[in-house]
RNA sequence: AGAGUUUGAUCCUGGCUCAGAACGAACGCUGGCGGCGCGUUUUAAGCAUGCAAGUCGAACGGCAGUAUGGAGCAAUCCAUAUGAGAGUGGCGAACGGGUGAGUAACACGUAGGUGAUCUCCCUCGGUUUUGGGGAUAGUUCGUGGAAACACGGGGUAAUACCGAAUACGCUCUCCGGGCUGUGGCCUGGGGAGGAAAGGCGCGGGUGCGCCGAACCGAGAUGAGCCUGCGUCCCAUUAGCUGGUUGGCGGGGUAAAGGCCCACCAAGGCGACGAUGGGUAGCCGGCCUGAGAGGGUGACCGGCCACACUGGGACUGAGAUACGGCCCAGACUCCUACGGGAGGCAGCAGCUAAGAAUCUUCCGCAAUGGGCGAAAGCCUGACGGAGCGACGCCGCGUGGACGAUGAAGGCCGGAAGGUUGUAAAGUCCUUUUCUCCGUGAAGAAUAAGGGUGCGAGGAAAUGCGCGCCUGAUGACGUUAUCGGAGGAAUAAGCCCCGGCUAAUUACGUGCCAGCAGCCGCGGUAAUACGUAAGGGGCGAGCGUUGUUCGGAAUUAUUGGGUGUAAAGGGCGCGUAGGCGGCGCUGCAAGUCCGGUGUUUAAGGCGACGGCUCAACCGUCGUUAUGCGCUGGAAACUGUGGUGCUGGAGUCUAGGAGGGGGAGCCGGAAUUCCAGGUGUAGGGGUGAAAUCUGUAGAUAUCUGGAGGAACAUCGGUGGCGAAGGCGGGCUCCUAGCCAUAGACUGACGCUGAGGCGCGAAAGCGUGGGGAGCAAACAGGAUUAGAUACCCUGGUAGUCCACGCCGUAAACGAUGUACACUAGGUGUCGGGCCAAGAGGUUCGGUGCCGUAGCAAACGCGUUAAGUGUACCACCUGGGGAGUAUGCCGGCAACGGUGAAACUCAAAGGAAUUGACGGGGGCCCGCACAAGCGGUGGAGUAUGUGGUUUAAUUCGAUGAUACGCGAGGAACCUUACCAGGGUUUGACAUCAACGGUGAGUCGCGAGAGAUCGCGGCGCCCUUCGGGGGCCGUUGACAGGUGCUGCAUGGCUGUCGUCAGCUCGUGCCGUGAGGUGUUGGGUUAAGUCCCGCAACGAGCGCAACCCCUAUCUCUAGUUGCCAGCAGGUAAAGCUUGGGGACUCUAGAGAGACUGCCGGUGACAAACCGGAGGAAGGUGGGGAUGACGUCAAGUCAUCAUGGCCCUUAUGUCCUGGGCUACACACGUACUACAAUGGUCGGUACAGAGCGAUGCGAAACCGCGAGGUGGAGCGAACCGCAGAAAGCCGAUCUCAGUUCGGAUUGGAGUCUGAAACUCGACUCCAUGAAGGUGGAAUCGCUAGUAAUCGCGCAUCAGCAUGGCGCGGUGAAUACGUUCCCGGGGUUUGUACACACCGCCCGUCACACCAUCUGAGUGGAGGACACCCGAAGCCGUU
Repeated sequence: AGAGUUUGAUCCUGGCUCAGAACGAACGCUGGCGGCGCGUUUUAAGCAUGCAAGUCGAACGGCAGUAUGGAGCAAUCCAUAUGAGAGUGGCGAACGGGUGAGUAACACGUAGGUGAUCUCCCUCGGUUUUGGGGAUAGUUCGUGGAAACACGGGGUAAUACCGAAUACGCUCUCCGGGCUGUGGCCUGGGGAGGAAAGGCGCGGGUGCGCCGAACCGAGAUGAGCCUGCGUCCCAUUAGCUGGUUGGCGGGGUAAAGGCCCACCAAGGCGACGAUGGGUAGCCGGCCUGAGAGGGUGACCGGCCACACUGGGACUGAGAUACGGCCCAGACUCCUACGGGAGGCAGCAGCUAAGAAUCUUCCGCAAUGGGCGAAAGCCUGACGGAGCGACGCCGCGUGGACGAUGAAGGCCGGAAGGUUGUAAAGUCCUUUUCUCCGUGAAGAAUAAGGGUGCGAGGAAAUGCGCGCCUGAUGACGUUAUCGGAGGAAUAAGCCCCGGCUAAUUACGUGCCAGCAGCCGCGGUAAUACGUAAGGGGCGAGCGUUGUUCGGAAUUAUUGGGUGUAAAGGGCGCGUAGGCGGCGCUGCAAGUCCGGUGUUUAAGGCGACGGCUCAACCGUCGUUAUGCGCUGGAAACUGUGGUGCUGGAGUCUAGGAGGGGGAGCCGGAAUUCCAGGUGUAGGGGUGAAAUCUGUAGAUAUCUGGAGGAACAUCGGUGGCGAAGGCGGGCUCCUAGCCAUAGACUGACGCUGAGGCGCGAAAGCGUGGGGAGCAAACAGGAUUAGAUACCCUGGUAGUCCACGCCGUAAACGAUGUACACUAGGUGUCGGGCCAAGAGGUUCGGUGCCGUAGCAAACGCGUUAAGUGUACCACCUGGGGAGUAUGCCGGCAACGGUGAAACUCAAAGGAAUUGACGGGGGCCCGCACAAGCGGUGGAGUAUGUGGUUUAAUUCGAUGAUACGCGAGGAACCUUACCAGGGUUUGACAUCAACGGUGAGUCGCGAGAGAUCGCGGCGCCCUUCGGGGGCCGUUGACAGGUGCUGCAUGGCUGUCGUCAGCUCGUGCCGUGAGGUGUUGGGUUAAGUCCCGCAACGAGCGCAACCCCUAUCUCUAGUUGCCAGCAGGUAAAGCUUGGGGACUCUAGAGAGACUGCCGGUGACAAACCGGAGGAAGGUGGGGAUGACGUCAAGUCAUCAUGGCCCUUAUGUCCUGGGCUACACACGUACUACAAUGGUCGGUACAGAGCGAUGCGAAACCGCGAGGUGGAGCGAACCGCAGAAAGCCGAUCUCAGUUCGGAUUGGAGUCUGAAACUCGACUCCAUGAAGGUGGAAUCGCUAGUAAUCGCGCAUCAGCAUGGCGCGGUGAAUACGUUCCCGGGGUUUGUACACACCGCCCGUCACACCAUCUGAGUGGAGGACACCCGAAGCCGUU
């Protein structure tokens, strides 16, 4: 000293939370010792028992008992000594001890006053202590009562009680004097009044001494009363007060005083907070804090209050009395029922309450207190001990050496790491512990004894002071010290995701749980639990609670208010606050000095004592405050006197929708009357309601009425704000400039207060044209209580009166001063001919410094200052509830809390999004062509079914997809039957070499049994292979594509995505990449705080289109020659052409013209086979979709292991009410059927393609030539063309379905193949909403081939044949790129988010009421007691 948390990220505002310190604590786990402290914070609840205040015989009378002596036979009596208990009397009991209920007050603190007072005991000084009297306890006799206790008769003492005398400087009163500060002090005179008590000792004595008693004065101590200042919260408590405020007189008190009373007056207190309510003992101090502050008032100390609750007095120096009294009440106890007793907030202790707080201990040895002459007695004050880690402090639980880095644990695939010198082991020590012993200090002195000195006296006892001596220890088996023994008796708690120091494994699987905040946990959790390891502290450690801190988050020190919370709607102005220049007085504030006080303890510093420390002692300092006093005079204040700069007044001018009243005007709407005129008008996106043949709309004339004032008109004017707009007149306010004169600080702000205050609304009365809430109707819509339309009432207008609000906004309080400018505009002045310049006052824009979180503000401040006011303190709850105030009402003003959240916000950034804008692309739309959606069939999917219908793919981007081909196999699914080192791999050990194959038998088969045949190599050692057994292990299409690699789809072949350096910004980030053009393109050019670069684009690659060269068989055949009916069919031959397949050429906006900016480029043209990327392919940036795939493969983790592995047979994947996708075939004449006839390309072929020929209607069969293929074969291409027929029909269209008969493949076509022939001949007549493809060799249409494959193709992949139409264009739909804008979105519009309802829970409120408590006022009854009277 800060940190975490709002966001995708950023800055700011702002709250919440954490790290610190502290505690009279409590709880959890743990616990060795000692010292010093502390220990019912709750219920001022109730208490059993014991103790906590007595003492004095030297105040008094007297006595039980005991002892001794005497008398008596004895009972007993007498004397002496001692003398308990009780009583009279004195002092004490008002201290000490406890508690904090009450109290917001002179209660407390501080400083004063008392001229308004008292003070036992104590000290000092003075004077006295004379002389009498009558009682009464105790006691005795008797009586009542259960008791507590009480009554009657007799008798007795005093330092008890009562008169009398005397006294003073005492008290009262009257008359004086002096000083002084009110009843003070000193003093003179007159009158009145008031005292007493003795005891003890000595004894040489009419005595002396000591202790007492009385009066007076002084002191000390204590107390009473009074005053200034200080002392919590609520204004949702604003008015309070009748003894109230004062006076006069009296009473009362120790004493002033309405303290009380009579009379008189009408005052007193309050926004500087009265009164009321709530809470609370106050302080020194204690805790915290850098301080200022905040919190607190345990222990210790001071003060106050209280003593079961309330009231009351008595006694006394002192009480309205904790362990006294009386009364009332509640409670408890005793009782013989008639009555009585009691008060732990004393020390212990008990019960209850509570999270929670101790022993019914020892002792008066010390300190202190009461009584006493003293000894002494009493003392739960106190001194000690006990219990409690409750706190603070100290000590210990061992030290050194010890690496095979042991074992074990944990982690790791292993190597190894870690626990860890830690342990073991060796050596050593003994604080602590156990036992034994020793043993301080706390004790000073008292009585007594001895002695010295002193006062006094005639002297002594005695008195005062000092010295020596002189009993007494609860703690205590004390501390301390010594000895013996032996590492011996002694470590835990919390934490390890970030904040915050310290991490791995396993378990768990949004479960269990954690959590101070943010947040962890849904199968790889460093956040849960455990373990190991680590971190922190340590006889403790954590948790909870509370306070301060951090929090500048109430801001005096030290904050803010344009948009984050926050400027009052505006003005006038009261109190208050603040206030110009000069001179002068005072000294309240202020400053300096002195002084008193600020108890002690505490804190701080120094030193010292317990071994240290805690603790304690001594000294010093501090104690910021208040009082008294001396001084200073700058500033503030105040008195006086001046000044003109602030402010104002007057004269001469000016502009203006400033306000009020009256009068006037024209345009327009509507209505009324009349004319002309005819079928519509009106209204909308389109309509309808509405209006019109009873004559509208339109048009003309005349009239009525109300409201508002076009153009001028303007970031122009005026006003404090609200607000103000036709013209004229009157009344009236403010403002501005210039020049002068005058007043002389008259000023600024302004809590309350008062006034003004848009619209709507309210009251009363008018007015009412247009407009128009409500309302009605028509539309729109899923609905439409809306938007649109047709109507329409309040209202809008006027007068008067209310209301008092607003995004009343510049979201910016008022006033003054200062701090660069530029440019417009309004009103003045000056200069100037004018343009213009300058100056003052307004009103705008831009901008400097500066400010600001940024946006922005910027002489009209949000800059820099001063003064005053208002307001803010997280979001929600809520401007709600309640109270009060205002209002006719509506409603306004003031204005919470419970509860809840970890945020709510501001500004800016990047994206994404918008039924926002602008620019541009794409078969995106449009323009076209053909389809799908309807039918039948095929195929895939969903669903359903099933023993199983294996699994995956699911908007685009799943659905003729994985599958390029499920009858068995495949196959992963189901049923059943088998098997367990396994169907497959590697290794090891042991055994065997009969591995395998053929046949037979059993079986559905796997498999098993039987029989036959029967291993390879060898250097003969053995090796290989195989079989069996055993063990490691195999195996898994089991799970997780959300743990992964790889591969793939999609956006998208879209033109984008980034980086380095620089620059800008507090920052996120921006710039570059934006802009002007251009392109298919971030393609290129130009410009530019950017300059460059990378991945993409393009190009480089392949096919295709033209040409050239090379090559010429199996291809070709132009020319030449031979053969043939014909055909490069064949032969010779040729390389020209086609073709094949290699190498090249070619196209680059290169050329010309135009446009453009002289660029890039575009348009047109030439040439060319091809022209502006020629056509097609391959090629897919950063990334997105946790997209798809664990079932291609690979792979982490998890799971199965006589099964989730593996083998077999059969079944299933082919099911079928349905729904969807993709296709095929059609619905026919641009067609069908029949006959004839022409032209491809690209492929494939040895388990293969299979020719000719023959058979079959046909599928096909027989056959086997040729061909590993430019040679042979598949192989006839089809549409087309030529001709014939059909004639619009469910047909000579269409071919589904079904029956029959066959063919082929294959072990095997039942479930479940394809094909052929005959027969059958379904739906279907061009397909609703909707929807798909395609821009040229494309669509459409036609056939051919290939992969897979035994067989199976309407699917897929290729090939060629025929071969179109259309594109104006970019408004709209979809997708995309760039830019801009808004945003409360960022999982990003499939976002966010609001309200009702349902259920559960929480808090609060309401609810018929009901119970309790407190307060105010009025009245009634009224105990004890006090005062008065009798």